This is a predicted structure of a 520-nucleotide part of an RNA (small-subunit ribosomal RNA, 5' domain) from a metagenome.
Its mean pLDDT, the model's own confidence on a scale to 100, is 85.
Rfam family: Bacterial small subunit ribosomal RNA.
Context: one part of a larger RNA
RNA sequence: GAUUGAACGCUGGCGGUAUGCUUAACACAUGCAAGUCGAACGGUAGCAGCAGAGCUUGCUCUGGCUGACGAGUGGCGGACGGGUGCGUAACGCGUAGGAAUCUACCUUUUAGUGGGGGAUAGCCCGGAGAAAUCCGGAUUAAUACCGCAUAAUCUCUACGGAGCAAAGUGGGGGAUCUUCGGACCUCACGCUAUUAGAUGAGCCCGCGUUAGAUUAGCUUGUUGGUGGGGUAAUGGCUCACCAAGGCUACGAUCUAUAGCUGGUUUGAGAGGAUGAUCAGCCACACUGGGACACGGCCCAGACUCCUACGGGAGGCAGCAGUGGGGAAUAUUGGACAAUGGGCGCAAGCCUGAUCCAGCAAUACCGCGUGUGUGAAGAAGGCCUGAGGGUUGUAAAGCACUUUCAAUAGGGACGAAAAGCCUAGGAUUAACACUCCUGGGUCUUGACUUAACCUAUAGAAGAAGCACCGGCUAACUCCGUGCCAGCAGCCGCGGUAAUACGGAGGGUGCAAGCGUUAAUC
Numbered sequence: 001g002a003u004u005g006a007a008c009g010c011u012g013g014c015g016g017u018a019u020g021c022u023u024a025a026c027a028c029a030u031g032c033a034a035g036u037c038g039a040a041c042g043g044u045a046g047c048a049g050c051a052g053a054g055c056u057u058g059c060u061c062u063g064g065c066u067g068a069c070g071a072g073u074g075g076c077g078g079a080c081g082g083g084u085g086c087g088u089a090a091c092g093c094g095u096a097g098g099a100a101u102c103u104a105c106c107u108u109u110u111a112g113u114g115g116g117g118g119a120u121a122g123c124c125c126g127g128a129g130a131a132a133u134c135c136g137g138a139u140u141a142a143u144a145c146c147g148c149a150u151a152a153u154c155u156c157u158a159c160g161g162a163g164c165a166a167a168g169u170g171g172g173g174g175a176u177c178u179u180c181g182g183a184c185c186u187c188a189c190g191c192u193a194u195u196a197g198a199u200g201a202g203c204c205c206g207c208g209u210u211a212g213a214u215u216a217g218c219u220u221g222u223u224g225g226u227g228g229g230g231u232a233a234u235g236g237c238u239c240a241c242c243a244a245g246g247c248u249a250c251g252a253u254c255u256a257u258a259g260c261u262g263g264u265u266u267g268a269g270a271g272g273a274u275g276a277u278c279a280g281c282c283a284c285a286c287u288g289g290g291a292c293a294c295g296g297c298c299c300a301g302a303c304u305c306c307u308a309c310g311g312g313a314g315g316c317a318g319c320a321g322u323g324g325g326g327a328a329u330a331u332u333g334g335a336c337a338a339u340g341g342g343c344g345c346a347a348g349c350c351u352g353a354u355c356c357a358g359c360a361a362u363a364c365c366g367c368g369u370g371u372g373u374g375a376a377g378a379a380g381g382c383c384u385g386a387g388g389g390u391u392g393u394a395a396a397g398c399a400c401u402u403u404c405a406a407u408a409g410g411g412a413c414g415a416a417a418a419g420c421c422u423a424g425g426a427u428u429a430a431c432a433c434u435c436c437u438g439g440g441u442c443u444u445g446a447c448u449u450a451a452c453c454u455a456u457a458g459a460a461g462a463a464g465c466a467c468c469g470g471c472u473a474a475c476u477c478c479g480u481g482c483c484a485g486c487a488g489c490c491g492c493g494g495u496a497a498u499a500c501g502g503a504g505g506g507u508g509c510a511a512g513c514g515u516u517a518a519u520c
Base pairs, nucleotide, nucleotide: 001520002519003518004517006516007515008514009513010512013367014366015365016364017363018362019360020359021325026323027322028321030320031319032318035076036075037074040073041072043069044068047067048066049065050063051062052061053060054059055058083284084283085282092209093208094207095206097204098203101201102200106197107196110193111192112191113190114148116146117145124137125136126135127134128133154163155162156161168189169188170187171186172185173184176183177182210256211255212254217247218246219245222244223243224242225241226240227239228238229237259281260280261279262278263274264273265272266271286301287300288299289298290297303314304313305312306311331357333356334355335354339353340351341350342349343348370400371399372398373397380391381390382389383388404461406456407455408454409453410452414447419441420440421439422438423437424436425435426434464509465508466507467506468505469490470489471488475504476503477502478501479500485492486491
């Protein structure tokens, strides 16, 4: 000199953009953070509508009939997104390669989607319990579950052959059949098997990756082989047997420390330091284990809470917030409008992801606190050699301007889709339905009392901090008298202190300025 996720002291006008528990991976009150689908299913607790009945004429009852939908079965998603850095010196990460693998949804290829069965939750009945919850009986549905059939460019094979699947739901409809439910046809969404891809993941390997020798030997599934087992897959991954190997002074083992990287920071560079925010990878989710999961399960433990003492409930290293620790770090905010995610045919629902707002000079950037003129060089202050000098064109005065802030009025972009109507094309028996491409229409903004523009009034509302002995830009007076004090280093102070304290003046930065800490 530069830098910081900074803190402290004094001071503080506005805006934009970023950033904000570096400490206790300490403990957590409260709310929210993962749901959705009725176009899979049986249904109807509540709400609304409709229909019917009763009447006391505005109430009661009935009907899943309709919109919808509590609880339940089922599907998909809760393995993403969000947080933290405990552990880890490791194929963990980085980089460059490899072969023995799996992959929901999506795209693509080829086929299929036939015919049956038995349960079970819910509901109902009964019981146990303080509760959490649990037990028994009866009954019921499915895209839940299980056989059968079919079976290849799939799997296995001794190449003869053997084996393996499925589920329906909704929209529309001219003939034909009909028990008037539908069958049937068609379209869409599904389902099963399979091909290729994409995406994601698992595995192996070369090289690189902190310090210590006051750590010198380490290792028995250890190193290799054969054969079983196991895995999606290679492999001592595991087991039996056999061999006695394997690593190490080019630092094994042990100990300490640490998430790694893109980057960040400094430096001319080489290098050093560092790994906040953002992005990629890894690890973790009260502690330990099970088998694999932050807001799932089981066991044990510590802690907290409830209890009728028999037994139960819980996990903020999600977003806010509380206590504690600390020099120190924010709101128990708004919205799903946009982007993205989950579910759904869709409408839509959910989303503390996200987008915004709030707080903080924490950082960076920008703007302002006026402009011109003005010598009687005013008054006052300070100094003085007593003449004067200086503060100083500074102020006053005169003439202007109005950024920003204030008040009033106007006011974008961020919104395109989806929905509805309609033309053409595809599909089809069909001018239904559905899909594609156009046209029209109707709306959708948390931010937003915003950006931006206009008007109004008036210099009006807006400057401090540190320093002035040398290094180092900037000097005099008074007070003090080795005292009080200063100090980064050298050093000042013992009666004329440019070094202490105050004043005047000056210098440097400026909404900041200094100090401390840390790095180069």